[in-house]
RNA sequence: CCUGAAAAAGCCAAACCCAUCGUAAGAUGGGGACGGAAAGCUGCGGAUCCUUGCCCAAAUGAGGAUAGCCGGGUUGCCAGGA
Numbered sequence: 001c002c003u004g005a006a007a008a009a010g011c012c013a014a015a016c017c018c019a020u021c022g023u024a025a026g027a028u029g030g031g032g033a034c035g036g037a038a039a040g041c042u043g044c045g046g047a048u049c050c051u052u053g054c055c056c057a058a059a060u061g062a063g064g065a066u067a068g069c070c071g072g073g074u075u076g077c078c079a080g081g082a
Base pairs, nucleotide, nucleotide: 001081002080003079004078011036012035016031017030018029019028020027021026034068040074041073042072044071045070046069047066048065049064050063051062052061053060
């Protein structure tokens, strides 16, 4: 520097359940593992969702959620190769 077929020391933890917070989308903690090679971080582009304004015809403003939807940016573990 390249790759992630196999493996996994260590790591994360879907659905679901409980508690708390939030108008909501959802978030946090505990239990729990469907999975993950960035399922680390980042709302920068797209996408989806929520709240709200305007309008009721097309179009569109504001605020928010998802990084485990895709892409970008950035840092890094293990293994293999050069």
A computed fold for an 82-nucleotide RNA, annotated as c-di-GMP-I-GGC riboswitch aptamer. Its mean pLDDT, the model's own confidence on a scale to 100, is 79. It was read from a public genome assembly, where an Rfam model found it.